[in-house]
RNA sequence: CGAGUUUGAUCCUGGCUCAGGACAAACGCUGGCGGCGUGCAUAACACAUGCAAGUCGAACGAGUGUGGAGACACACGAGUGGCGGACGGGUGAGGAACACGUGGGAACCUGCCUCGUGCUGGGGAAUACCCGAGGGAAACUUCGGCUAAUACCGCAUGAGAUCGCGCAAGCGAGGAAAGACUUCGGUCGGCACGAGAGGGGCCUGCGCCCGAUUAGGCUAGUAGGUGUGGUAAGAGCGCACCUAGGCGAUGAUCGGUAGCUGGUCUGAGAGGAUGAUCAGCCACACUGGGAUUGAGAACGGCCCAGACUCCUACGGGGGGCAGCAGUGAGGAAUCUUCGGCAAUGGGCGCAAGCCUGACCGAGCGACGCCGCGUGGAGGACGACGCCCUUCGGGGUGUAAACUCCUUUUCUGGGGGAGGAUAAUGACAGUACCCCAGGAAGAAGCCUCGGCUAACUACGUGCCAGCAGCCGCGGUAAUACGUAGGAGGCAAGCGUUGUCCGGAGUUACUGGGCGUAAAGCGUGUGCAGGCGGCUUGCCACAUCACGGGUGAAAUCUCCCGGCUUAACUGGGAGGGUGGUCGUGAGAUGGGCAGGCUUGAGGGCUGGAGAGGGACAUAGAACUCCCGGUGGAACAGUGAAAUGUGUAGAGAUCGGGAAGAAUACCAGAGGGGAAGCCGGUGUCCUGGCCAGUGCCUGACGCUCAGACACGACAGCGUGGGGAGCAAACAGGAUUAGAUACCCUGGUAGUCCACGCCGUAAACGAUGUCCACUAGGUAUCAGGGGUAUCGACCCCUCUGGUGCCGCAGCUAACGCAGUAAGUGGACCGCCUGGGGAGUACGGCCGCAAGGUUAAAACUCAAAGGAAUUGACGGGGACCCGCACAAGCAGCGGAGUGUGUGGUUUAAUUCGAUGCAACGCGCAGAACCUUACCUGGGUUCAAUGGGAGUCGCACCACCGGUAACGCGGUGUGCCCGCAAGGGACGGCUUCCACGGUGCUGCAUGGCUGUCGUCAGCUCGUGCCGUGAGGUGUUGGGUUAAGUCCCCUAACGAGCGCAACCCUCGGUGCCGGUUAGCCAUCCGGCGCGACUGCCCCGCACAACGGGGAGGAAGGUGGGGAUGACGUCAAGUCAGCACGGCCCUGACGCCCAGGGCCACACACACACUACAAUGGUCGGGACAAUGGGUUGCCAGGGGGCGACCCCGCGCGAAUCCCCAAACCCGGCCUCAGUUCGGAUCGCAGGCUGCAACCCGCCUGCGUGAAGUCGGAGUUGCUAGUAACCGCCGGUCAGCAUACGGCGGUGAAUACGUUCCCGGGUCUUGUACACACCGCCCGUCACACCACGAAAGUGGGCAACACCUGAAGUCGGGUAGCCAACUGGCUUGCCAGACGCGCCUGCCGAGGGUGGGGUUCAUGAUUGGGGUGAAGUCGUAACAAGGUAGCCGUAGCGGAAGCUGCGGCUG
Repeated sequence: CGAGUUUGAUCCUGGCUCAGGACAAACGCUGGCGGCGUGCAUAACACAUGCAAGUCGAACGAGUGUGGAGACACACGAGUGGCGGACGGGUGAGGAACACGUGGGAACCUGCCUCGUGCUGGGGAAUACCCGAGGGAAACUUCGGCUAAUACCGCAUGAGAUCGCGCAAGCGAGGAAAGACUUCGGUCGGCACGAGAGGGGCCUGCGCCCGAUUAGGCUAGUAGGUGUGGUAAGAGCGCACCUAGGCGAUGAUCGGUAGCUGGUCUGAGAGGAUGAUCAGCCACACUGGGAUUGAGAACGGCCCAGACUCCUACGGGGGGCAGCAGUGAGGAAUCUUCGGCAAUGGGCGCAAGCCUGACCGAGCGACGCCGCGUGGAGGACGACGCCCUUCGGGGUGUAAACUCCUUUUCUGGGGGAGGAUAAUGACAGUACCCCAGGAAGAAGCCUCGGCUAACUACGUGCCAGCAGCCGCGGUAAUACGUAGGAGGCAAGCGUUGUCCGGAGUUACUGGGCGUAAAGCGUGUGCAGGCGGCUUGCCACAUCACGGGUGAAAUCUCCCGGCUUAACUGGGAGGGUGGUCGUGAGAUGGGCAGGCUUGAGGGCUGGAGAGGGACAUAGAACUCCCGGUGGAACAGUGAAAUGUGUAGAGAUCGGGAAGAAUACCAGAGGGGAAGCCGGUGUCCUGGCCAGUGCCUGACGCUCAGACACGACAGCGUGGGGAGCAAACAGGAUUAGAUACCCUGGUAGUCCACGCCGUAAACGAUGUCCACUAGGUAUCAGGGGUAUCGACCCCUCUGGUGCCGCAGCUAACGCAGUAAGUGGACCGCCUGGGGAGUACGGCCGCAAGGUUAAAACUCAAAGGAAUUGACGGGGACCCGCACAAGCAGCGGAGUGUGUGGUUUAAUUCGAUGCAACGCGCAGAACCUUACCUGGGUUCAAUGGGAGUCGCACCACCGGUAACGCGGUGUGCCCGCAAGGGACGGCUUCCACGGUGCUGCAUGGCUGUCGUCAGCUCGUGCCGUGAGGUGUUGGGUUAAGUCCCCUAACGAGCGCAACCCUCGGUGCCGGUUAGCCAUCCGGCGCGACUGCCCCGCACAACGGGGAGGAAGGUGGGGAUGACGUCAAGUCAGCACGGCCCUGACGCCCAGGGCCACACACACACUACAAUGGUCGGGACAAUGGGUUGCCAGGGGGCGACCCCGCGCGAAUCCCCAAACCCGGCCUCAGUUCGGAUCGCAGGCUGCAACCCGCCUGCGUGAAGUCGGAGUUGCUAGUAACCGCCGGUCAGCAUACGGCGGUGAAUACGUUCCCGGGUCUUGUACACACCGCCCGUCACACCACGAAAGUGGGCAACACCUGAAGUCGGGUAGCCAACUGGCUUGCCAGACGCGCCUGCCGAGGGUGGGGUUCAUGAUUGGGGUGAAGUCGUAACAAGGUAGCCGUAGCGGAAGCUGCGGCUG
């Protein structure tokens, strides 16, 4: 620090995803040790049990125990009393607040502690415990009686304090206490006052989450005042009265969420996220309310209410783990009912001490961080096993074994700190040290397609599965599963979740808005933001210095302590922030003054479809009336509907009405935009030029607001010629709710009122300044010149084009910026869902505006590039069309194919480019198929076992292979036995026309013999890529020439090769020679020559010569590539499959089937013919299991005899044609299918299923619908001949010659192709892409009669405890008074009654939110459903925007707008 992913590729935009770090985590697999940390995030759910706050006998009186004879001493100790239970500990519910953080402030309180001053005199009345009596199950409680105090109450004194008066001095008033112990020195207390320290209460500036779909909003003690009350203390804190205020767009109110902070995590930082452990603050203690005591208030106090729970004798009582452990529940998930007060700290006490689940420790959990170990060294060209293999080998791998060594940890034993300044140690015989033992007990997890480090085999076969993104898996998967190996980390490793990062992807640092998402349709303008030159003052911002603060911990640096580290101690720094003081005075700001350049005004001129109202003109259209006239008109691609003999259209005259304004007219003008177009008049806005006269910063922008705002649409009333949604009819069409046609209503027009949207576009907000030029035009001015502004030069304002720098992803923009800067506003943040839902506001409605989420996708996009394509354009080729000739398509037959059939009809080939194709020849064979039978052989080799039945000959038998039988039996050795050879069994190599042509080689077809396809270097472009190869000519040709940021080159083209045509030489030639012929080697043709054209080129036209001309004819030759084209059945070959069969052999059958359909042929339909007789002329080829002369036989096929020839020698060997006769237009003397009979030939064999011959039979067919094929010259057509295959079988195929035409104006059209260009949403490339309805499945959401909950207010009723107020006839020791010693009265208090407030409860109507709801609405998603074809190429009617109507659906049509 980046990477993957949109495309065929590219650049950009943009989202998604990954690599990093972190965690109070959890889950999976695994797990040796230690240290230090850490551990209910969920149910602030409910809690059994134990413990967590007591202490003081030196405040007090009893009591109990022990000792003592006793006095008494010691200990314990309920109660009274004091201090403490307001700390410590827990939790995060609530709370958006002065709760917290930070900095200030004034009107306060403060027990214990410290310091200071003063005081501590004298009395009194009670009461608990206890005793007695009583009630109760209990909790507990009532009455009577006794008693003490540092408990309680008077009196005295009282500086100071408090209050009153007073300027003050001062005067007056009320008003305190407690004792205990003692070693008798004192110590500890008590009271009042002052001060301090620490703690607390209160006020306040600033900071502190989300929602405006919470705003014309909120507020009645509300805001303020006066008075009074209240508090420790200021204050509407409470109350009475008065005033009517206060808060809010700098976000009030409301809703949601949340403890805040130091810090923590991340980040380069800014920032973002977070608020466990530790620390500070707050809040809470079952829920809600309340007071009491106290210095201070309530987790383990009290009272009331509620819910829950427990006990009960049913009368009544008890309880509150969010203390430490622990239990249940919830949950993915979070520990021991441990030890100790030894340390630190706290409470009480004079103290000893007691208490302390605070705390210190231990335990459990890899939960985290840190450290250590699981051994170290040696050890093979390298064991075994496993894996792979090209079978050679390679990997695991020095790894192991083995040898030597060590002992951290571990186990056993021994010693043994520090924590404790004298004693006291839970931890703990711990840390640590020593000795002994023994490699001994200690490695896993994830990954290996790219990102991303690490590859092979097998299994699986779009299955099973993987997956963070892209994506893997459909028979060779480095992506699934397993194995081997490898990579990474390591007592852990992965996964999941969350946060930051990467993400400059919310952009302060640090982004954008012409076309990618994004400029409001336009203006006016309040608030707000920003603001010209100059002087002075202020010092708010700003800057500097200083003071104080920013707790500790954390962080950084330095040093130190545990063996190291984690951890921890000390010191320093930092802490960007508030605050105070002092200073500075540039800049911003404030106040005061001046200026003129910004802005505005005046004056003089000017242009204009700027706006509004009224009037008016001509042309045209339509309609009406009349004349003329007489058959059509209208309309279209073509028609029809429609109009017209009741007189249309045409034409002439007259009239009516509405709407719009030809020419001028322009890249023109005006306006803020929308928009504005005949002419005149009236009213009116803005702008420009000149002048530099006036004001003196008056300015710019602008959230909200207000105004304007095309068309369509709405309301009311008019108007209505033309046009024209809807609608009707006619066409078109598969359909045609469209395009075309005929009609036609709203509407279009006017007035008034709404609507408020558009591709309202320059897809470009407004204002200011600056930054090369050139050119055109509109308006005005100046200069020059002139009769004259005609030209020319120039200034200002507007509107266009071109273009530099610069900018931009590119396209492009470029003084009218998209350049360089400034000011302000608006807007964007992936695509879809959706500009939709809900809510609000506006509207008569249509609807507008504001504006989400769930869910879903890995993209959606912009610009440009190369292709491909277009019912785009330009140019050019081709038997492509046209012009011709002959056909095919109809018939019969042959062959092939489809289909069907079959036991099998083997397989393959399937548009062109399969179909007389593989097949250059299926009766058996071929043959791969079927039926039946048989076999495991044959050729060869190896291992093991067994046999001698081997080999050969013969016999039997079979359909065949084979099988059965008989005979014979090799070498060595005495034998046993061994060997050779062979059979059998078994294993392995075999065999397979079994599968995969989509694993392949090779070969082939096709585009196409089309003219193309590329490279090197250079140049251009960010890049894909372009250039070259385009352009102008020319050619059959990327053929050549010219031009040219290109210059060259390669594969193709052409030529070189073969052949035909002329000729020379040589050679050959089958009796010889000539000629001919054959062969070899040459020559010949190159636009070389002449004329003309073109551009002086290339080249083209004509001519001469020549056998031949402008590539002379033909052939061979097939660029880069395309079609996963064809072939595993020609061959080869990877993989898979079969192995007494999917191998092999055989017989028979089938490949030859037959209702049909297609393809390619043959033969015909006849007289340019048929037939009979006669007569000619080839070439290529082939021939010894062959061709066969000649002769003979047969009507003939053919047979018999047989010459010649292994062939320039012999043979096969012509037909059309010519001559003559007959046939005379007929289903024929055409045609020959079909069938019958008789023969011939080949062959083992012609039944299925060959060919030929003779006789007989004589079918369809009279020239072929739509459509379609070949051919441009020795070609088509017609005619025969030969060959391969082959025993036989040719209408096929390949070749050969003979006869021998017609036509081409031309390139509009069909097909194919080439080049350039254009559009594109295509790139599997138009056989592309793609839209909407409908149907099915699933998902989330909206609406909905309603239904059920939550929350917070409001109104009324009721109202506990309790404070305060009022009343009081009951009760009452201290004080007062009286009489008198005991009573009476009073005060105070208690109780009771009552008023206000008041938690809770009830009733009610609303608000808000959540859930649910028959049904319903659209939306999303889903390999192969239905209907159409809307869009992308002029997408076949250009598309799109707004609106309105209509239609199964995409959509169509109208009106206005845009060009994207």
Record summary:
This is a predicted structure of a 1460-nucleotide RNA (small-subunit ribosomal RNA) from a mine metagenome. The prediction has a mean pLDDT of 86. Rfam family: Bacterial small subunit ribosomal RNA. Gene Ontology terms of the family: ribosome and structural constituent of ribosome.